A computed fold for a 407-nucleotide RNA from uncultured Nocardioides sp., annotated as Bacterial RNase P class A. Its mean pLDDT, the model's own confidence on a scale to 100, is 77. The source organism's lineage runs through Bacteria, Bacillati, Actinomycetota, Actinomycetes and Nocardioides.
RNA sequence: GGCUGGCCGGGCGACCGCGUCGCCGUACCUCUCGAGGCAUGGCGCCGAGGAAAGUCCGGGCUCCACAGAGCGAGGUGGUGGGCAACACCCACCCGGGGUGACCCGCGGGAAAGUGCCACAGAGAACAGACCGCCUCCCUGCCUUCGGGCAGGGAGGUAAGGGUGAAACGGUGGUGCAAGAGACCACCAGCGACCCGGGCGACCGGGUCGGCUCGGCAAACCCCACCUGGAGCAAGGUCAAGAAGUUCGGUGCCUCCGGGCACCGGAUGCGCGUACGCCGAGGGCGGCUCGCCCGAGUACGCGGGUAGACCGCUGGAGGGUGCCGGCAACGGCACCCGUAGAUGGAUGGUCGCCUCCCGGUGACCGCAAGGAAUCCGGGAACAGAACCCGGCUUACAGGCCAGCCCGU
Numbered sequence: 001g002g003c004u005g006g007c008c009g010g011g012c013g014a015c016c017g018c019g020u021c022g023c024c025g026u027a028c029c030u031c032u033c034g035a036g037g038c039a040u041g042g043c044g045c046c047g048a049g050g051a052a053a054g055u056c057c058g059g060g061c062u063c064c065a066c067a068g069a070g071c072g073a074g075g076u077g078g079u080g081g082g083c084a085a086c087a088c089c090c091a092c093c094c095g096g097g098g099u100g101a102c103c104c105g106c107g108g109g110a111a112a113g114u115g116c117c118a119c120a121g122a123g124a125a126c127a128g129a130c131c132g133c134c135u136c137c138c139u140g141c142c143u144u145c146g147g148g149c150a151g152g153g154a155g156g157u158a159a160g161g162g163u164g165a166a167a168c169g170g171u172g173g174u175g176c177a178a179g180a181g182a183c184c185a186c187c188a189g190c191g192a193c194c195c196g197g198g199c200g201a202c203c204g205g206g207u208c209g210g211c212u213c214g215g216c217a218a219a220c221c222c223c224a225c226c227u228g229g230a231g232c233a234a235g236g237u238c239a240a241g242a243a244g245u246u247c248g249g250u251g252c253c254u255c256c257g258g259g260c261a262c263c264g265g266a267u268g269c270g271c272g273u274a275c276g277c278c279g280a281g282g283g284c285g286g287c288u289c290g291c292c293c294g295a296g297u298a299c300g301c302g303g304g305u306a307g308a309c310c311g312c313u314g315g316a317g318g319g320u321g322c323c324g325g326c327a328a329c330g331g332c333a334c335c336c337g338u339a340g341a342u343g344g345a346u347g348g349u350c351g352c353c354u355c356c357c358g359g360u361g362a363c364c365g366c367a368a369g370g371a372a373u374c375c376g377g378g379a380a381c382a383g384a385a386c387c388c389g390g391c392u393u394a395c396a397g398g399c400c401a402g403c404c405c406g407u
Base pairs, nucleotide, nucleotide: 001404002403003402004401005400006399007398008397010353011352012351013350014349015348016347018047019046021044022043023042024041025040026039028037029036030035031034049381053392054391056390057389058388059387060386061231062230063229064228068289069288070287071286073227074226075225076224077223078092079091080090081089082088093107094105095104096103097102108222109221113220114219115216116215117214130161131160132157133156134155135154136153137152138151139150140149141148142147169187170186171185172184173183174182188212189211190209191208192207193206194205195204196203197202235310236309237308238307244267245266246265247264248263249262250261251260252259253258269302270301271300272299273298274297275296281293282292283291284290317336318335319334320333321332322331323330324329354379355378356377357376358375359374363370364369
């Protein structure tokens, strides 16, 4: 100067003030006389985060619900391991970046098919002739008579040059009219076979083969594996409430059939239209099949209630030590008990200290520089709401450890 991992993120004191819970006391109310409800006083334990954020993944839990097959849809994408699980974490392999510590990953398939590669360029995937190179023919000029130069035509060529991000292997040679894997040597890639190492992805080596038809799949697609839905506003319990229905009791009336009023209990919205119990409608992921539930369902108008409690905090929890493992992590022992609100709690004031920024600058020092004191300002991101495991994003200032490079 870097790389990786971990931690803190204001501290102390005083006064006043909050929330749940526990204990003690007081007042009031209810009642089955022992409890409950409500208010209030005192004491005590505890009381936001590393991200509480995002809602991007995975779960626990709850309901549908007894819950199948096919198609389709979505997700993941090297190997092995961890975990409740995951797109997460650990180790390793391959590729890329970096001097390095380390970091990144769009990590299966381009020869199953389709598609794209702008512009430039002759030509962008069984492509291609712009400038060139070579052979032949014609014309003109020159000639030292070997041929040379210019233009045109026919044929051969893709080694040289150019275009481009990328041009159908590279270097050297043989060969050819001139060239070309046409052939040869070496190399790179690809394929086949074999040996060794590794659980594996893969790595190292040998032999043979002129075989050399690019890139993109984070393009569609193919392959492999995985996947019910909805969600705490899930889901339950109690109470209240209105018209109505029904049962019982009491009283009154009665034409003796019953009617009315009050009290208590149970149930529980009313009316209209259409369809339906010969199966409407509903459930099983979107569809299809199949299976199951099923007497009401859909729409319109009108009425009542929207309160209390549970879920709700003991969790795949946290800490310490030892053991196993490269590690993630796992096992054993002991210890701890850390918010549970519901218009929604932890705040305010003062003083001192710490850290940072700016000013001041005694003093030390040759200087660079260091630095007492004093003054002023500032101290990040940010607030649980069922609970966990991750990922991503935000964060003033500071601390610790290991590793790398340079001096």
Of the family's consensus pairs, 98% are formed in the model. The RNAcentral record of the sequence draws on MGnify.